[in-house]
Context: one part of a larger RNA
């Protein structure tokens, strides 16, 4: 600076000391930070000194490079123009991309009937279904866009291939460390398997729906992506594209400090806790899974309570590193207190990025311990490996205000199989204040 109920407000920002930055205010530039033409000088570079917060002026020195030796090419300077600029301005001039209604089941269409027509029919109707799905009837009879499969992920099995993954037999080492290619495991590739197929019950002898079986998995198996016709003059001229009017010694362009971080207040997201199913404390398990790393990841001695210093093996990675998983288990102390709960805030003293941590950076120790005993109206996610509880990793990224955001896994409930009622939408029917 946009955004402004839902659909704004941990949103545009997957990182605001500077830079970003578009705000200010000081200092400066005006063919210009960048483009393409013309002309003129000079290789470009490089080095030094005054002066200034920087930018930038102003001076001085060295030194002649490629080549067809005519000038050229890269560049640097300098003078004029044509021009450059502009995250100034309208998203109600616009593309393009997104938001939503909403993954709701709808919107149409040709040709035929019907109507004076607007328009209707089909798309209603009886069943069904997540679903305009299906199937029966019908003045309609076909299509298209969605729906649904077709795509990727997990979940069975199979073949097939064994390095840096795995590990029986054998022998072997400090160790899968060596031979082996059998199984396991895991990793890539191909396949196969699920279709209401079978079997009772119901229904109209239909579509289905109940309930058994096989089966790893059963009736869309679970997730993901994947948004019809439109609706809101929604949002977006600050991603970028662009039309029109505006500024051109300023509404451009360059520096240095400042602000985007203020705080009587409102509101929104969100972390942490109010404790004993918890806290501190030593030990011990599972030893997850994802992803990341040469501008990097960084093992191990060694110094430090630590943050962190130092040394510099290995790794361009199924090899190495981060890394320790954490809730979980035994044991042991606390004994219900504003406490050994809870951490805010505050001093002091140190680490680390960085040119630089005052405004305004993290992270260590030590001390200090605030409010907080489950929370008034009222209100929000969630249906199963879901909820809640734990931890880990990543992207941005010099370091980080990440408790955000994107991921991955570990333990893992309760409660519905209804539709009075609240909200949102679909269908047919009725009403009619028709903008």
């Nucleotide at each position: 600076u946009g955004a402004c109920g839902g659909g704004a407000a941990g949103c545009g920002a997957a990182g605001a000391a500077c830079c970003u930055u578009a705000c200010c205010a000081u200092g400066g530039c005006u063919u210009g930070a960048c483009a393409u033409g013309c002309c003129g000088u000079g290789a470009a570079u490089c080095c030094u000194c005054u002066u200034g917060a920087a930018a930038g002026a102003g001076a001085g020195g060295g030194a002649u490079g490629c080549u067809u030796u005519g000038g050229g090419a890269a560049c640097a300077c300098g003078a004029a123009c044509a021009c450059a600029g502009a995250u100034g301005g309208u998203g109600c001039a616009u593309g393009g991309c997104u938001g939503u209604c909403g993954u709701c089941a709808g919107c149409u269409c040709a040709u035929g009937c019907c109507a004076u027509a607007a328009g209707g029919u089909g798309u209603u109707g009886g069943g069904u279904u997540a679903a305009g799905u299906c199937u029966c009837g019908c003045a309609a009879c076909g299509a298209g866009c969605g729906c649904a499969a077709c795509c990727c992920u997990c979940g069975u099995g199979u073949u097939u291939a064994g390095u840096u993954a795995c590990c029986a037999c054998c022998a072997u080492u400090g160790a899968g460390u060596g031979u082996a290619a059998a199984a396991u495991c895991u990793u890539g590739a191909a396949c196969a398997c699920a279709c209401u197929g079978c079997c009772g019950g119901u229904g109209a002898u239909a579509a289905g729906c109940c309930g058994c079986a096989u089966g790893a998995a059963g009736c869309u198996g679970a997730g993901g992506a994947u948004g019809a016709c439109g609706u809101c003059a929604a949002g977006u001229c600050a991603u970028c594209a662009u039309g029109c009017a505006c500024c051109u010694u300023a509404u451009g362009c360059c520096c240095u400090g400042g602000g985007c971080g203020a705080c009587a207040c409102a509101c929104g997201u969100g972390c942490u806790a109010c404790a004993a199913u918890g806290g501190g404390u030593g030990g011990g398990a599972c030893a997850a899974a994802a992803g990341g790393g040469u501008c990097g990841c960084g093992a191990u001695a060694c110094c430090g309570c630590a943050a962190g210093g130092g040394u510099g093996a290995g790794c361009u990675a199924a090899c190495u590193c981060a890394a320790a998983a954490a809730a979980c288990c035994c044991g042991u102390c606390c004994u219900c207190a504003g406490u050994u709960c809870g951490g805010a805030u505050u001093g002091c003293a140190g680490g680390c990025u960085g040119c630089a941590a005052c405004u305004u950076g993290c992270c260590u120790a030590c001390a200090u311990g605030a409010a907080g005993c489950c929370g008034g109206a009222a209100u929000c996610g969630c249906u199963a490996g879901u909820a809640a509880u734990c931890a880990c990793c990543g992207g941005u990224c010099a370091u980080c205000c990440a408790u955000a955001c994107g991921g991955c896994g570990a333990c893992g409930a309760a409660u519905u199989a209804g539709u009075u009622c609240c909200c949102g939408g679909g269908c047919c029917u009725u009403g009619u204040a028709u903008a």

Small-subunit ribosomal RNA, 3' major domain from Allium cepa, 435 nucleotides, folded computationally. It matches the Rfam family "Bacterial small subunit ribosomal RNA". Its family is annotated with ribosome and structural constituent of ribosome in the Gene Ontology. RNAcentral holds the full RNA, with entries from SILVA. The coordinates come from a structure-prediction model, not an experiment, and the mean pLDDT is 80.